[in-house]
Context: one part of a larger RNA
């Protein structure tokens, strides 16, 4: 911009994409079938493969948040304690997130039309003939069905509600996300738990400093501490302020 007034929400599905794989074993059953060797169709359970899509509860990474050892060196006048900087100095371990190796779910089933094919009645052509009228089954495939996009579908649809004009609405601005390059979405702005702040607390780390005791001392004890905590809950203490601007005639 258009959809013929202007908004908010829910929605039909024209049309579109996506998915679709397959394997062993058991059983039917050593049955049918075969002199024997050998050896099943049809059904029917159970277990994978590979692919897909979601997920992080478990495993396992990764976690320059975060704990805790430690070397060398510089600094806080020294000692103790702490801190710079050496790849994050190195090394051990990690929430949360993001991940697969982890987990979960998928493919089914059904129906319609049909293909090779097998068929029925049945003439031309007294018979025969699935074919010429007719009429049936038939496939991993073709439409449905599952999943999902989807009314600029210009053929612009449908239904609720709001607003009669400084109007609903919407933007701008702020304080923010499992949303994200930016725009856009989603939440929220005091009528307020939106994010930080504080409290608690799952959870990581692994028993802090300081001081008592024990040891000549190193070091050990008192002591499940300290310290963190991207999650969870709670709590106006901060900061989401005030305002501005688009929207205005169709019945």
């Nucleotide at each position: 911009c258009g959809u013929u007034a202007g908004a908010a929400a829910u929605u039909u599905g024209a049309g579109g994409g996506g998915a679709g794989c397959u394997g062993a074993c058991a059983u039917u059953a050593g049955u049918a079938c075969g002199a024997g060797a050998g050896g099943a169709c049809c059904g029917u359970g159970u277990c994978g493969g590979a692919c897909g899509c979601a997920c992080c509860u478990c495993u396992a990474g990764u976690g320059u948040a975060c704990c805790u050892g430690u070397u060398g060196u510089g600094g806080c006048g020294c000692c103790a304690g702490c801190u710079g900087c050496a790849u994050c100095g190195c090394a051990g371990g990690g929430u949360a997130g993001c991940u697969a190796u982890g987990u979960g779910c998928g493919g089914u089933u059904g129906g319609g039309a049909u293909a090779a094919g097998c068929a029925c009645u049945g003439a031309a052509a007294g018979c025969a003939u699935a074919u010429a009228a007719g009429u049936g089954c038939g496939a991993a495939g073709c439409c449905c069905a599952c999943c999902u996009c989807a009314a600029g579908a210009u053929g612009a649809g449908a239904u609720u509600u709001c607003u009669c004009u400084u109007a609903a609405g919407g933007g701008u601005c702020g304080u923010u996300c499992a949303a994200g390059a930016u725009g856009a979405g989603g939440a929220c702005g005091u009528u307020g738990a939106u994010a930080g702040g504080c409290u608690a607390u799952a959870g990581g780390u692994g028993u802090a400093a300081a001081g008592g005791c024990a040891g000549u001392a190193a070091u050990g004890u008192c002591a499940u501490a300290g310290c963190c905590g991207a999650g969870u809950a709670g709590u106006a203490c901060u900061a989401a302020u005030u305002a501005c601007c688009c929207g205005u005639g169709g019945a």
The prediction has a mean pLDDT of 86. This is a predicted structure of a 251-nucleotide part of an RNA (large-subunit ribosomal RNA, domain VI) from a marine metagenome. Rfam family: Bacterial large subunit ribosomal RNA. Its family is annotated with structural constituent of ribosome and ribosome in the Gene Ontology.